[in-house]
Molecule: FMN riboswitch aptamer (RFN element)
Organism: Pseudosulfitobacter koreensis
RNA sequence: UGCUGUUCUCAGGGCGGGGCGCAAUUCCCCACCGGCGGUAUGCGGGCAUGACCCGCGAGCCCGCGAGCGGCGUCUGCGCAGCAGGCGUGUCAGCAGAUCCGGUGAGAUGCCGGGGCCGACGGUCAUAGUCCGGAUGAAAGAGAACGUGC
Numbered sequence: 001u002g003c004u005g006u007u008c009u010c011a012g013g014g015c016g017g018g019g020c021g022c023a024a025u026u027c028c029c030c031a032c033c034g035g036c037g038g039u040a041u042g043c044g045g046g047c048a049u050g051a052c053c054c055g056c057g058a059g060c061c062c063g064c065g066a067g068c069g070g071c072g073u074c075u076g077c078g079c080a081g082c083a084g085g086c087g088u089g090u091c092a093g094c095a096g097a098u099c100c101g102g103u104g105a106g107a108u109g110c111c112g113g114g115g116c117c118g119a120c121g122g123u124c125a126u127a128g129u130c131c132g133g134a135u136g137a138a139a140g141a142g143a144a145c146g147u148g149c
Base pairs, nucleotide, nucleotide: 002149003148004146005145006144007143008142009141010140016030017029018028019027031129032128033118034117035064036063037062038061042056043055044054045053046052047050059116060115067094068093069091070088071087072086073085074084075083076082077081098114099113100112101111102110120132121131122130
C1' cells in the first nucleotide's frame, strides 16, 4: 500500500409571480430543482513534460439506489380472491429524458443555442416542487480499531 473483519458517523434539492375557477403550490403562462459510482478534450495543482500523475468536473453516455410492479413463502379471512408479514434484482416489467452548431487527434461531457425528463399513496381539481410511508431504507462516502496474506 492492496485485499479483508468489526463498530460507528454521514448520505436529496425545488412553486416565487400571474391567469381561469366554488375549489388548483396539482390545470395554463412565466419560474425553480437535479442522489451515488464510472467515463474526461474543461478548471486547479505537480514534475519525471506525456495522449503523465493528483483533486474537482454529465439530471437526459454506462451502471447503481430508494419506490411501484412481479415471483416465492407464511398468516388471516366470508378462499378462482383479498389483506398483512417476511424474502428475492440471477424478475430489469415501470425505472425517465439530448439534439444542433463550434473547437479538437479525440466531446451526447467543453463553449454557444434549442429541447426534454422526473416512483407510489393522498388531495374541494390532474403534483418533480404540498402532505404521507420516512425520526424509514439505501447506492455509496468517510472514520476508528483489528486479523491474515